[in-house]
C1' cells in the first nucleotide's frame, strides 16, 4: 500500500425487501419478605460512528471520512 467485516440505550446484541428504533442484562420506583437476595409489575435512557447524497420517506441504498479487526502484499 490493496481488500473484506463490525459500529445501534450503561454493557452484549437484534432490525429481514426503504416505512412509529428493538430484546436480554443493568439502572430507578412499587408489591412480596422481619431484612437481604429471589420472584413479580411499572418506569426511564437512543441524533443508530461523523459528513454529504438518493428517495414522500434512510439505522437500512450511493460516495467520503474515523475507530477496531482479518486477509494479501
Nucleotide at each position: 500500500g490493496a481488500u473484506c467485516c463490525a459500529c445501534u440505550a450503561g454493557c452484549u446484541c437484534a432490525g429481514u425487501c426503504g416505512g412509529c428504533a428493538g430484546a436480554g442484562c443493568a439502572c430507578u420506583u412499587g408489591a412480596c419478605u422481619u431484612u437481604u437476595a429471589a420472584u413479580c409489575a411499572a418506569g426511564g435512557g437512543g441524533u443508530c460512528c461523523g459528513g454529504g447524497g438518493u428517495u414522500c420517506g434512510a439505522a437500512u441504498c450511493c460516495c467520503c471520512g474515523g475507530u477496531g479487526g482479518a486477509u494479501c502484499a